[in-house]
RNA sequence: GCUGCCGUAGGCGAAUUGGUUAAGCCACCGCUCUUUCACAGCGGAGAUUGCGGGUUCGAACCCCGUCGGCAGUA
Numbered sequence: 001g002c003u004g005c006c007g008u009a010g011g012c013g014a015a016u017u018g019g020u021u022a023a024g025c026c027a028c029c030g031c032u033c034u035u036u037c038a039c040a041g042c043g044g045a046g047a048u049u050g051c052g053g054g055u056u057c058g059a060a061c062c063c064c065g066u067c068g069g070c071a072g073u074a
Base pairs, nucleotide, nucleotide: 001073002072003071004070005069006068007067010026011025012024019057028044029043030042031041032040050066051065052064053063054062
């Protein structure tokens, strides 16, 4: 240089090949419980899906460019 894969919340991680609120677990905050902490139960906040464009009535998903990581190849 070329080819392929990956990038989603503080961490991990799903979304049945475009469809109406982007799930779940841990962590965090609050309440209940407890003499207190922890455990347990209940509730809450946090993402414009790496970034920028395009297609479409509609994009995490399709297309283009770009950044980063990994692997292969010369």